């Protein structure tokens, strides 16, 4: 000097109930039904490894996501929010 993750700061940031019953000063709390996927979490394709077999083949382990499930979370606003942009920046390496 280039590069520069995570965290942090700023900005943008979707979906689905202002449902029903009861309750409360209050979308306060509890329950019911329906719904959403973008905190977190679950599942797995190819591939890889291992075991069995003469071979075909079979079994086990591992294995990503914005896919899948909807456990958690959420369904007016606010908050949260994957992800994206900018800022700041440590160790190591060059």
């Nucleotide at each position: 000097g280039a590069g520069g993750a995570a965290a942090c700061u700023c900005u943008g940031g979707a979906g689905a109930a202002u449902u029903c019953c009861a309750u409360u000063a209050a979308g306060u709390u509890g329950g019911a039904u329906a719904c959403c996927g973008a905190a977190g979490g679950u599942g797995c394709a190819a591939g890889g490894c291992c075991c069995u077999u003469g071979g075909c083949a079979g079994g086990g382990c591992u294995g990503a996501a914005a896919c899948u499930c909807u456990c958690a979370g959420g369904u007016a606003a606010a908050a949260a929010g994957a992800c994206a942009g900018a800022g700041c920046u440590a160790u190591g390496g060059c």